[in-house]
Context: one part of a larger RNA
């Protein structure tokens, strides 16, 4: 000098754009954050113009694996980059073919019943795009090549929307490998599923992934193992560069969801607002037993030098469901708070010498603040008041918002501070103090004339900021 997710002190007019718990992955009151479909199904209730419509719980489907948060763990194929073969992929596109016949249940509802509650139990009976069987299936799977196995679902307003099998595509993901990826040797040996093979199992898939047997390997000073630290990257910052430091916001990947473990469902999870078990904590309880998980958006307590509203809207963009109308969406778009940063603007302009008053200095003559003020003449950016009033939306639909903009009015009217002045380093005098009080980034000032302390006048610098502290180069 530059930079900052900064903080602190003094000060503070406006706007645009951005940013805003770096600490306790500490604990959380309250509300909201994932629903939707009646064009899959039966039933209850309400309305009815008797056509139908609405609504409630339930069965069923799709979605709750996305989006949003955090960085605890992880030194690892986790990430980055470049390759690879033994894989899967709902919804979407495309091609071919099919969509035949039957059956048995169950929730809701009703009856009875247990419990304080959470939540159940028994009986009777009912529907489906829920479940099952048979048929058919060249292409699919298995095969000893003889053969064997395997599917479907209907709805409706008659336009369509669906269902099943198979092939291809697209997209997304799983897996493997080369190279790169912090410090410590005051960590030198580490390793038994360990290293390899064979058979088997398992997986969507390769593989000690698992298992039985066999062999005794495998890694290591080119740093294994252990310990410490840490999410990685695009980037950011500094620097002429090389390099150093860093990984907030935004974007990609990974990991996590009270702590630990586990699987279920599913195309996809070992699942933040799903389930089960254990633990800690909090709450309810009739003491038998139950409920919960903000590292979602707000918000609270706590910690801290320190970091915001318990806001509006689905108008736009995007997402889920639906044939659609539409519903949901704290994603998102906006508004609120904060000089936290960057950028822009303003706090007037011109004229005005008797160089007024006043302050300060003085050699007492004067000098200086200083055209500065007053006065005179103008202007109205911003602000304020009034009116008008968008784009963002493609026919309708605008939270923002009566916002931006535009027009008129108003009066110089409402708007300047902070740090410094010994040298480095731009800027000097007087008074007070007297090694005191104090200053200080370094050198150093202060013990009676201190340009270095404190005040004043003057001056220098930056400016809605200025300084200090911290950190990096």
């Nucleotide at each position: 000098g530059a930079a900052c997710g900064a903080a602190c002190g003094c000060u503070g007019g406006c706007g645009g754009c951005a940013g805003g718990c770096u600490u306790a992955a500490c604990a959380c009151a309250u509300g909201c954050a994932a629903g939707u479909c009646g064009a899959g199904c039966g039933c209850g209730c309400c309305c009815u113009u008797c056509g139908g419509g609405g609504u409630g719980a339930g069965c069923g489907g799709c979605g709750g694996a996305c989006g949003g948060g955090u960085g605890a763990g992880u030194a690892a194929c986790g990430c980055g980059u470049g390759g690879g073969a033994a894989c899967a992929u709902a919804c979407c596109c495309u091609u071919c073919a099919c969509u035949g016949c039957g059956g048995a249940a169950u929730a809701g509802c009703c009856u009875c019943u247990g419990g304080a509650a959470a939540c159940g139990g028994a009986g009777a009976g009912u529907a489906a795009u829920a479940c099952c069987g048979c048929a058919u299936a060249c292409g699919c799977c298995c095969u000893u090549c003889g053969g064997g196995g395997g599917a479907a679902a209907g709805a409706u307003u008659u336009a369509u929307c669906g269902g099943u099998g198979a092939g291809g595509g697209a997209u997304u993901g799983g897996c493997c490998c080369g190279c790169g990826u912090u410090g410590g040797a005051u960590u030198a040996g580490g390793u038994a599923g360990u290293u390899g093979g064979u058979g088997g199992g398992g997986u969507a898939a390769c593989g000690g992934c698992c298992u039985a047997c066999c062999a005794a390997g495998c890694c290591g000073a080119c740093g294994a193992u252990c310990c410490a630290u840490a999410g990685c990257u695009g980037g950011u910052u500094u620097g002429a560069g090389a390099g150093g430091a860093u990984g907030a916001u935004c974007a990609g990947c990974c990991a996590c969801a009270c702590u630990g473990g586990g699987a279920c469902u599913g195309a996809g999870a070992c699942a933040c607002g799903g389930c089960c078990c254990a633990g800690a904590c909090u709450c309810c309880u009739a003491c038998g037993g139950g409920a919960g998980g903000c590292a979602g958006c707000a918000g609270u307590g706590g910690g801290g030098a320190a970091u915001c509203u318990u806001a509006g809207a689905c108008a736009a963009u995007g997402g889920g469901g639906g044939a659609a109308a539409c519903c949901c969406u704290g994603a998102u778009c906006u508004a609120g708070c904060c000089a936290u940063g960057c950028c822009g603007c303003g706090u007037g302009u011109g004229u005005g010498a008797u160089g007024a008053a006043g302050g300060c200095c003085u050699u007492a003559g004067g000098g200086u603040c200083g055209u500065a003020a007053a006065g005179c003449a103008c202007u109205u950016u911003c602000g304020c008041c009034u009116g008008u009033g968008a784009a963002g939306a493609u026919a309708a639909u605008g939270a923002c918002g009566g916002u931006a903009g535009c027009a008129g009015g108003u009066a110089a009217a409402g708007a300047a501070a902070c740090c410094c002045c010994g040298g480095c380093u731009a800027a000097c005098u007087c008074c007070g103090u007297g090694c005191c009080a104090g200053c200080a980034g370094c050198c150093g000032c202060g013990g009676u004339a201190a340009u270095a302390c404190g005040g004043a006048g003057g001056g220098g610098g930056u400016u809605a900021g200025c300084g200090u502290u911290g950190u990096u180069c």